Predicted 3D model of an 83-nucleotide RNA (c-di-GMP-I-GGC riboswitch aptamer) from Paenibacillus naphthalenovorans. Of the family's consensus pairs, 95% are formed in the model. Its mean pLDDT, the model's own confidence on a scale to 100, is 88.

């Protein structure tokens, strides 16, 4: 230092179900496993999602909310194979 095998210690953990919490996206804890080799963390680009409040006669507009398991990027780190 490459690289990730139909390998693997050890990990996380979708739909969907219950409870809290929130105006919604969604978020925590349990059960549960579709899957993950960064599916650890970080909204910084680009994206998607909501729209309390704002605006607006209304239809809608609108992030300061939210998704890191949407793609980049940035960061830290396990195992193993290779040199």
């Nucleotide at each position: 230092a490459u690289u990730g095998a139909u390998a693997a210690a050890g990990g996380c953990a979708u739909a969907c179900u219950u409870a809290u919490c929130g105006a919604a996206a969604g978020a925590u804890a349990a059960g549960g496993a579709c899957g993950c080799a960064a599916a650890g963390c970080c909204a910084c680009g680009g994206g998607u999602c909501u729209a309390a409040g704002g605006c607006a006669u209304a239809a809608g507009c609108u992030a300061u909310g939210a998704c890191a398991g949407c793609c980049g990027g940035g960061u830290u780190g396990c195992c193993a194979a290779u040199g």